Transfer RNA from an Oligoflexia bacterium, 71 nucleotides, folded computationally. The organism belongs to Oligoflexia, within Bacteria. It matches the Rfam family "tRNA". It was read from a public genome assembly.
RNA sequence: UCAGGGCUCGUCUAAUGGCAGGACACCGGGUUCUGGCCCCGGCAAUCGAGGUUCGAAUCCUCGGCCCUGAG
Numbered sequence: 001u002c003a004g005g006g007c008u009c010g011u012c013u014a015a016u017g018g019c020a021g022g023a024c025a026c027c028g029g030g031u032u033c034u035g036g037c038c039c040c041g042g043c044a045a046u047c048g049a050g051g052u053u054c055g056a057a058u059c060c061u062c063g064g065c066c067c068u069g070a071g
Base pairs, nucleotide, nucleotide: 001070002069003068004067005066006065007064010024011023012022013021018054026042027041028040029039030038047063048062049061050060051059
């Protein structure tokens, strides 16, 4: 440089173009003599910039980063 794949809460992982959800973690409460387990609640995300569309995490273009392959 070229080709292919990937990027979503702190982490992992869902989401026919139509309200971004779940688990773990964290925080608060309940339970307990205390802690843990367990139960209830809460916080929190679409890599960036454009485009298409009534509507984009999803489709298109460009860019960034990571992985694999080729030269």